Background: The part of an RNA shown here (small-subunit ribosomal RNA, 5' domain) has 540 nucleotides and comes from a metagenome. The prediction has a mean pLDDT of 84.

[in-house]
Context: one part of a larger RNA
RNA sequence: GAACGAACGCUGGCGGCGUGCUUAACACAUGCAAGUCGAAUGCGAAAGGGUCCUUCGGGAUGUGAGUAGCAUGGCAGACGGGUGAGGAGUACGUAUCUGACUGGACUCAGGCUGGGGGAUAGUCCUCCGAAAGGAGGUUGAAUACCGCAUGUGCUCGUACUCGUAAGGGGUAUGAGGAAAGUUGGCCUCUGCAUGCACGCUGAUGGCCUGAGACAGGGAUGCGUCCUAUUAGCUAGCUGGUGGGGUAAUGGCCUACCAGGGCAACGAUGGGUAGCUGGUCUGAGAGGAUGAUCAGCCACACUGGGACUGCGACACGGCCCAGACUCCUACGGGAGGCAGCAGUGGGAAUUUUGCACAAUGGGCGCAAGCCUGAUGCAGCAACGCCGCGUGAGUGACGACGCCUUUCGAGGUGUAAAGCUCUGUCGAACGGGACGAAGACCGUUUUGUGAAUAGCUUAACGGGAUGACGGUACCGUUGGAGGAAGCCCCGGCUAACUCCGUGCCAGCAGCCGCGGUAAGACGGAGGGGGCGAGCGUUGUUC
Repeated sequence: GAACGAACGCUGGCGGCGUGCUUAACACAUGCAAGUCGAAUGCGAAAGGGUCCUUCGGGAUGUGAGUAGCAUGGCAGACGGGUGAGGAGUACGUAUCUGACUGGACUCAGGCUGGGGGAUAGUCCUCCGAAAGGAGGUUGAAUACCGCAUGUGCUCGUACUCGUAAGGGGUAUGAGGAAAGUUGGCCUCUGCAUGCACGCUGAUGGCCUGAGACAGGGAUGCGUCCUAUUAGCUAGCUGGUGGGGUAAUGGCCUACCAGGGCAACGAUGGGUAGCUGGUCUGAGAGGAUGAUCAGCCACACUGGGACUGCGACACGGCCCAGACUCCUACGGGAGGCAGCAGUGGGAAUUUUGCACAAUGGGCGCAAGCCUGAUGCAGCAACGCCGCGUGAGUGACGACGCCUUUCGAGGUGUAAAGCUCUGUCGAACGGGACGAAGACCGUUUUGUGAAUAGCUUAACGGGAUGACGGUACCGUUGGAGGAAGCCCCGGCUAACUCCGUGCCAGCAGCCGCGGUAAGACGGAGGGGGCGAGCGUUGUUC
């Protein structure tokens, strides 16, 4: 000199864009942060107002409404969001390999979607319990569950063949193994018989197989802090064979066999640490660092474990143990902010805000619902950038203050005065972009028996804004509402007077202060930066 997620002191007008628990991975009150689907399915209210009856207490009926709600089932809760405790190599970065592997949803292609069965949740009844919750019985649905059939292909076995880095490709044969419906419309075909279906048609779903896109698992080479005041370490430890396990290789696990493997090119131990793109500094080389943003990893009160599932060994799932907190009828239960706000703690880091309007995500055919992701607003000079606090003119030069050799000099065109301007702020008025989709209608394309339905494209229609009456624009008025902080001995730009008297004090280093202090304190003047200026801390 530059930089900062900064803090502190004094001061503080506005705007834009960013940033904001670096400490206690400490403990957390309260609210919200993951739901959705009735076009998979079984049930199914009430209040209210209407009508009728009434012994005036009430009852019945229809509506509300197949709504709210409960339950089964499907998909999603493995994403998004947070944090950096652990971890020095099951991590990260980079370059490769996987002929040793996987995949729900999506796209494309081929084939199929036949025929049956038994339960159960919920409802209702009975019972236990303070609660959380639980037991028995009745009824009883499905795209929930289980067999049978079929199976181009698929998997496995056997044989043959091509071929090699072989867990690769092909042929024949044997064995094994799939599925689910829902919904719109119509009467051309079939059945009933005059509009309905188990019929036709469209949409969507289900099953098997292959390819793709994208995503993931695994392996290898190289690189990745300090310490030798850590020198030897290792028994599934190193390799092989058989077996198990996995989607898959492998001591990953196991039985047997061999005795290996690593290490002064630093093994093993100890300490510290999330890694990277990047960021800061520097002419560069390098050094330091890893906030915000982006990629990867790890974690979710602490430790362990599996279940479900394409995917977890799962932040707002389950089980066990522990610590802590809460409820309890003392028998037993409930909980997990390192999500967003918020509380304590701390030198220090914000609102218990608005909205799903946009972007994105989940579910759904859709309408739509959910979304503390996100979009915005609020707070903070925390940072960067921009603007303003007025402009011109105005005296050999007012007053005041300071200095003085008492002559004067400085503050100083500074002020006042005169002439102007109107940024920001104030008041009033107008007032956005971000919105186009989705939806509806007409025409049209394809399918179809069809002028139905669904679908493609074009045109048209009328809605949808949290921010926000915000940005922006116009009008009014008027210099009015808007300057401080640090320094002045040398380094280092800037000097005198008074006070003090090695005192009080200053100080980054050298050093000042003991009676004329340019170094302390005040004043006048000056210098620097400026809505900031200094100090402290840290890095180069």
Overview: Its Rfam family is "Bacterial small subunit ribosomal RNA".